[in-house]
Context: one part of a larger RNA
Molecule: small-subunit ribosomal RNA, 3' minor domain
Organism: metagenome
RNA sequence: CACCGCCCGUCGCUACUACCGAUUGGGAGGGUUGGUGAGGCUGGGGGAGGAGUUUGGGGUGAGAAUCCCGGAAGCUGAACCUAACCAAACCUGCUGUUCUAGAGGAAGUAGAAGUCGUAACAAGGUUUCCGUAGGUGAACCUGCGGAAG
Numbered sequence: 001c002a003c004c005g006c007c008c009g010u011c012g013c014u015a016c017u018a019c020c021g022a023u024u025g026g027g028a029g030g031g032u033u034g035g036u037g038a039g040g041c042u043g044g045g046g047g048a049g050g051a052g053u054u055u056g057g058g059g060u061g062a063g064a065a066u067c068c069c070g071g072a073a074g075c076u077g078a079a080c081c082u083a084a085c086c087a088a089a090c091c092u093g094c095u096g097u098u099c100u101a102g103a104g105g106a107a108g109u110a111g112a113a114g115u116c117g118u119a120a121c122a123a124g125g126u127u128u129c130c131g132u133a134g135g136u137g138a139a140c141c142u143g144c145g146g147a148a149g
Stems, first nucleotide, its partner, number of pairs: 003124001005121001008117002011114001013111005019105002023101001025100004030095003034091003039086002042083004049076002053072006127148009
């Protein structure tokens, strides 16, 4: 920059934000029904083997000691079997928390020199505004009631 002004809404475009959304969507924790259940502990059985004690036979040997083969009574005791309990982990369902993908849908915000009109600002060319109802591409129009900003 002062009416060749200012300015409103639909539609279209671009960007961002959250929302809905089929997908018996996906991921990570938590709780839990049922099942399988490593391992551990306790009890019962089981007795391989081990070290003493005692004793028989044989070899060597004068004898003792030593070596080999057994027996008896107790001690200790592995594998394994079994019962109860504790219980990791896994499988199959249920439930809730949190994160996240998604064609499409429907909003909001912002931008500009897009489109359509010209609603408002002057008596803005139908004074404006408020409430309410109906209607219309859009700003808006109409009815009723009210206010004067």